[in-house]
This is a predicted structure of an 86-nucleotide RNA (c-di-GMP-I-GGC riboswitch aptamer) from Paenibacillus sp. 1_12.
């Protein structure tokens, strides 16, 4: 380089609750752990969620559209701890 142990030190934090934000998706903060070897960082390609303002409508509790998000959905990019086996 690559790989990832029922090692070690140590990290993150799902669901839920609760504040606080936003139109929503969702984010923050504390609680509290389902899991994670990047569950570190970057929305760049995919995907997936929302649809406030536009737009178009058959005026409907309708549809389109990210410019708006998820990096704990695959990818790709840059960067990191520790060191048995192979």
């Nucleotide at each position: 380089u690559a790989c990832g142990a029922u090692a070690a030190a140590g990290g993150c934090a799902a669901a839920c609750u609760u504040g606080c934000u936003g139109a929503a998706a969702g984010g923050c903060a504390a609680g509290g752990a389902c899991g994670c070897a990047a569950a570190g960082c970057a929305a760049u390609g995919g995907a997936c969620c929302u649809a406030a303002a536009g737009a178009a409508g058959a005026u409907a509790u309708u549809u389109c559209u990210a410019u708006g998000g998820u990096c704990g959905c695959c990818a790709u990019g840059c960067c990191a701890c520790c060191g048995a086996a192979a």
The source organism's lineage runs through Bacteria, Bacillota, Bacilli, Caryophanales and Paenibacillus. It was read from a public genome assembly, where an Rfam model found it. The coordinates come from a structure-prediction model, not an experiment, and the mean pLDDT is 88.